[in-house]
Context: one part of a larger RNA
RNA sequence: GGCAAAUGGUGGAUGCCUUGGCGUUAAGAGGCGAUGAAAGACGUUGAAAGUUGCGAUAAGCUUCGGGGAGCCGCUAAACAGGCUUAGAUCCGGAGAUCUCUGAAUCGGGAAAACCAUCCUGGGUAAUGUCAGGAUAUCCGUUGCUGAAUACAUAGGCAGCGGAGGCGAACGAGGCGAACUGAAACAUCUAAGUAACCUCAGGAAAAGAAAGCAAUAGCGAUUCUCAAAGUAGCGGCGAGCGAAAUGGGAACAGCCCAAACCGGAUAUAUGUUAAAGCCCGAAAGCGUUGUAUAUCCGGGGUCGUGGGACUCCAUUAGGCGCAGUUUCGGAUGUGCCGGAAAGUUACAAAUCUAUUCUAUAACCGAACAGUUUGGAAAGACUGACCGUAGAAGGUGACAGUCCUGUAAGUGAAAUGGAAUAGACUUUCUGGAUGGAGCACCCAAGUACCACGGGACACGAGAAAUCCAGUGGGAAUUCGGGAGGACCAUCUCCUAAGGCUAAAUACUACUUAACGACCGAUAGUGAACCAGUACCGUGAGGGAAAGGUGAAAAGUACUCCUAUUAGGAGAGUGAAAUAGUACCUGAAACCAUUUGCCU
Numbered sequence: 001g002g003c004a005a006a007u008g009g010u011g012g013a014u015g016c017c018u019u020g021g022c023g024u025u026a027a028g029a030g031g032c033g034a035u036g037a038a039a040g041a042c043g044u045u046g047a048a049a050g051u052u053g054c055g056a057u058a059a060g061c062u063u064c065g066g067g068g069a070g071c072c073g074c075u076a077a078a079c080a081g082g083c084u085u086a087g088a089u090c091c092g093g094a095g096a097u098c099u100c101u102g103a104a105u106c107g108g109g110a111a112a113a114c115c116a117u118c119c120u121g122g123g124u125a126a127u128g129u130c131a132g133g134a135u136a137u138c139c140g141u142u143g144c145u146g147a148a149u150a151c152a153u154a155g156g157c158a159g160c161g162g163a164g165g166c167g168a169a170c171g172a173g174g175c176g177a178a179c180u181g182a183a184a185c186a187u188c189u190a191a192g193u194a195a196c197c198u199c200a201g202g203a204a205a206a207g208a209a210a211g212c213a214a215u216a217g218c219g220a221u222u223c224u225c226a227a228a229g230u231a232g233c234g235g236c237g238a239g240c241g242a243a244a245u246g247g248g249a250a251c252a253g254c255c256c257a258a259a260c261c262g263g264a265u266a267u268a269u270g271u272u273a274a275a276g277c278c279c280g281a282a283a284g285c286g287u288u289g290u291a292u293a294u295c296c297g298g299g300g301u302c303g304u305g306g307g308a309c310u311c312c313a314u315u316a317g318g319c320g321c322a323g324u325u326u327c328g329g330a331u332g333u334g335c336c337g338g339a340a341a342g343u344u345a346c347a348a349a350u351c352u353a354u355u356c357u358a359u360a361a362c363c364g365a366a367c368a369g370u371u372u373g374g375a376a377a378g379a380c381u382g383a384c385c386g387u388a389g390a391a392g393g394u395g396a397c398a399g400u401c402c403u404g405u406a407a408g409u410g411a412a413a414u415g416g417a418a419u420a421g422a423c424u425u426u427c428u429g430g431a432u433g434g435a436g437c438a439c440c441c442a443a444g445u446a447c448c449a450c451g452g453g454a455c456a457c458g459a460g461a462a463a464u465c466c467a468g469u470g471g472g473a474a475u476u477c478g479g480g481a482g483g484a485c486c487a488u489c490u491c492c493u494a495a496g497g498c499u500a501a502a503u504a505c506u507a508c509u510u511a512a513c514g515a516c517c518g519a520u521a522g523u524g525a526a527c528c529a530g531u532a533c534c535g536u537g538a539g540g541g542a543a544a545g546g547u548g549a550a551a552a553g554u555a556c557u558c559c560u561a562u563u564a565g566g567a568g569a570g571u572g573a574a575a576u577a578g579u580a581c582c583u584g585a586a587a588c589c590a591u592u593u594g595c596c597u
Stems, first nucleotide, its partner, number of pairs: 001596009015582001016546002020517002022514007029506002031166002039101003042055003046079001049075003061095006070083003107114001116135007137163009170201001171199004181188001185235001211218002222249005232240002253498003260298010276285002278329006303476001305441003309436007317336006337428006350422010361409002367382005383400002385389001391403003447471004452466003457483001478493005533540002553581001556568004
């Protein structure tokens, strides 16, 4: 020096564990914010570094419920001082306080620091000063003022109401790539994706046919299974890719514009009383009337076309009032009675009661002995409960020890849902039928041309839908569609609007589950992690779990330069479990012994 064995050191693999993650299901909730949010800064405990909570009333204040013996959060034990059966701590409901920053809003500003004006009140002899409130901008609305410029308008001021900012995904709209694929690349694809912007809701969007279809019919929208990788589109390449129809989920329908009638305002016109004042007769009126424009009320809403207007027919509660007057009729209107509906559309608020429910809780069965062991829940023996043998804990594996579980019970307060009532609204006269009349039925619209975009459809034979530029209709004997176009036939009725459910999502709350992970895994983060650290910044971004049943965490003695380390002693079942602590592999380093050289 090598090899081997043993014993150690180092190291932290492996095994076991789980406080943390991941995924899914069901239910809830689906927003918070000028009554100042989200996010923070700084404070705050007797002493206080961090964290949690809280806000100068500062680990808290008040009150109402629950609960019932200890308590003053955690790392974190002790000390000091307190609270508490006159019910504390703790749990839940409601309220109060809530510094400074932040939309941040009096002004400015390098966020958390500075500095005003006015009003009211306190204080001062007075000023300074203190406390409270108001004072940003924009929009809407009401009122007061008010230029050039006469009326007016612009502008100004004030009152009231609203907005602003944040937030995970889902939604609608606007704008809109490239890598990539085509084995290159340009049309094409990726993809109307990503990113950005605007806006909204608990869902959003869509939606009651100018629709589909095809000789038969259907009957708003949305989602889904099939139709179907079909018909098609496509440098007919790569690729893209329907619909009808059938089966299901869920179902819900409505309101206006116009014609016509009435009223108000403005302008024009008009006076001989002709036209007018609801009709008939008489008297009376005259800024009555007529036309146009705007606004309001009634009316009206459709495709077997509908409605308006005029006339006729059928069908009808009571009382009062109105018009220039009187009588009759008709009309309008108020009240009572009757009928109906309703807060998700078709109008819109609120309250009460009852029931259910959420936010604390309560009750809750049944086991002993022997034995091994440090410890019994193990083993053995004999029992018991079970609407409870889910689970967790307890010194090893517990239905009967603890917390619980099944079943049952429970709310002063606040919220939610349902029902009923109050309440609100509508109808009470419209409806039906017939005849006439030809008044209305959404215009710079439909449509056309050009150049674009969307439709599965790339300009194609290219319908349909959308907007740009330029032209530019008709009014029901009208108009659109049925994939160029024309005819026949069929279907529908554009150019206004509202509308629940079925559908999408989960930052958040609750309950439960997993042939999900188990500390190089699972979230980046099981641990004081978006931390330490890096970067001017945008941003990037870790490592790090385990003594023991219980600290019983080694009194005391000794070695030593030593708060290092160790030897005794003691605790403990165990200390080769000693805060570098469960197990403790390998590499690597030693010691001892043996063999070889």
Large-subunit ribosomal RNA, domain I from a Deltaproteobacteria bacterium, 597 nucleotides, folded computationally.
The coordinates come from a structure-prediction model, not an experiment, and the mean pLDDT is 83.
The full RNA is in RNAcentral, with records from ENA.
It matches the Rfam family "Bacterial large subunit ribosomal RNA".
The organism belongs to Myxococcia, within Bacteria.